[in-house]
Context: one part of a larger RNA
RNA sequence: UGACGGGGGCCCGCACAAGCGGUGGAGCAUGUGGUUUAAUUCGAUGAUACGCGAGGAACCUUACCAAGGCUUAAAUGUAGUCUGACGUAUUUGGAAACAGAUAUUUCUUCGGACAGAUUACAAGGUGCUGCAUGGUUGUCGUCAGCUCGUGCCGUGAGGUGUCAGGUUAAGUCCUAUAACGAGCGCAACCCCUGUUGUUAGUUGCCAGCGAGUCAAGUCGGGAACUCUAGCAAGACUGCCGGUGCAAACCGUGAGGAAGGUGGGGAUGACGUCAAAUCAUCACGGCCCUUACGCCUUGGGCUACACACGUGCUACAAUGGGGAGGACAAAGAGCUGCUACCUGGUGACAGGAUGCUAAUCUCAAAAACCUUCUCUCAGUUCGGAUCGCAGUCUGCAACUCGACUGCGUGAAGCUGGAAUCGCUAGUAAUCGUAUAUCAGCAAUGAUACGGUGAAUACGUUCCCGGACCUUGUACA
Numbered sequence: 001u002g003a004c005g006g007g008g009g010c011c012c013g014c015a016c017a018a019g020c021g022g023u024g025g026a027g028c029a030u031g032u033g034g035u036u037u038a039a040u041u042c043g044a045u046g047a048u049a050c051g052c053g054a055g056g057a058a059c060c061u062u063a064c065c066a067a068g069g070c071u072u073a074a075a076u077g078u079a080g081u082c083u084g085a086c087g088u089a090u091u092u093g094g095a096a097a098c099a100g101a102u103a104u105u106u107c108u109u110c111g112g113a114c115a116g117a118u119u120a121c122a123a124g125g126u127g128c129u130g131c132a133u134g135g136u137u138g139u140c141g142u143c144a145g146c147u148c149g150u151g152c153c154g155u156g157a158g159g160u161g162u163c164a165g166g167u168u169a170a171g172u173c174c175u176a177u178a179a180c181g182a183g184c185g186c187a188a189c190c191c192c193u194g195u196u197g198u199u200a201g202u203u204g205c206c207a208g209c210g211a212g213u214c215a216a217g218u219c220g221g222g223a224a225c226u227c228u229a230g231c232a233a234g235a236c237u238g239c240c241g242g243u244g245c246a247a248a249c250c251g252u253g254a255g256g257a258a259g260g261u262g263g264g265g266a267u268g269a270c271g272u273c274a275a276a277u278c279a280u281c282a283c284g285g286c287c288c289u290u291a292c293g294c295c296u297u298g299g300g301c302u303a304c305a306c307a308c309g310u311g312c313u314a315c316a317a318u319g320g321g322g323a324g325g326a327c328a329a330a331g332a333g334c335u336g337c338u339a340c341c342u343g344g345u346g347a348c349a350g351g352a353u354g355c356u357a358a359u360c361u362c363a364a365a366a367a368c369c370u371u372c373u374c375u376c377a378g379u380u381c382g383g384a385u386c387g388c389a390g391u392c393u394g395c396a397a398c399u400c401g402a403c404u405g406c407g408u409g410a411a412g413c414u415g416g417a418a419u420c421g422c423u424a425g426u427a428a429u430c431g432u433a434u435a436u437c438a439g440c441a442a443u444g445a446u447a448c449g450g451u452g453a454a455u456a457c458g459u460u461c462c463c464g465g466a467c468c469u470u471g472u473a474c475a
Stems, first nucleotide, its partner, number of pairs: 001475002003472003007469003011465003015459002019422005026313008034304002042053002064299007076122009087104007106113002124288002127286003133282002135277003138273001140271001145184006151160003164175003190265004195233007205222002209220003236259001239253001240251004315415001319374007331362003336355002340351004381412001386407007428451007
């Protein structure tokens, strides 16, 4: 100087407390361990692995296994030699890859061009090392810290500044001060959202006027309103009162759509964990070279006594079922989304139309409201499992897809010890969309809106962190 302390002081955080809802019990989905296997490819492992890489494993992917094949090879270049092909079609063997047979088959200025074969040199490796590395990422932590120049102090390591008194979300600011300044962080600048004005009105809108319809901005028209999307304004403790030297704090204060960082996002200092990644990519070294490279078929990554994590659905009446009625936002669409019609109980099929989209379509929002029924039961709860019959995608649904109809109707009556999330448009609850994608194992992920709470006395305690101080046989 640090680090540590079941030392002290001061402070903060859904850290505790106060509340609400979960997990842990059941069934299933998914990931992991273990076991099994020819193979169950590899990586990730306290917090910071385990619905993670994977934003989509039937083949492909695919890296694994078995079997069959290739050896300058799948791509490209240089040089030499040879051929006129290569390819396509038919056919034989074969699981295919591949191998064989037949037919067809170049241009030319005769230099060659082009293509193929072959030889030589360059290949290839998801093989090893993340403890050789770059790049990228997680975490402490959006915590308030981490440093420098000059000066001063100290023999020196180093200290001071950065401490003290206040204050703040903040090393934020003020006062004091052997320090005076500065940098990276904080904040602000950026984006979305909340209010108003203005400009512009099409594909969006419809108050007033006219037309028109069973109905409908449907039509003439309008530019008000909503909305769209550009530009401005607006919030600064600016004003008032109180406390204070100041910074600042307090107030049912005023005004205001918004008040003290308005809400949310992006943004992650010096560094820590030899943290993660050689399998995104790049790269040093090592290793393989008729194989650890390459092609193909089939299998596997989906196994199953078991253990754990993350979720979904439930155990019901604040509910299940039938009928009728209402209100979103944000997205996507031409190898696409498909209105409408017909057939089918249905998944869907056959026609047909609009839209490269504020125009057309996906599209029905659901919880909710009205009404009828069920009356506390393993039930009209719950839907696992299994049987039969189908639909769709796709060369192909056996291993191993999703969906539909009929039947079947398991466990489960609110979950031990323990443990997790959340402070407001949040939790809880309800649906919608998208990426990936032929299809889908999506209950995942990422967005979007609808309905919409309870509680916080407080900081003694648990956990993590910041600053000052103290002890130390630690570095």
A computed fold for a 475-nucleotide part of an RNA from an uncultured bacterium, annotated as small-subunit ribosomal RNA, 3' major domain. The prediction has a mean pLDDT of 81. The RNAcentral record of the full RNA draws on ENA and SILVA.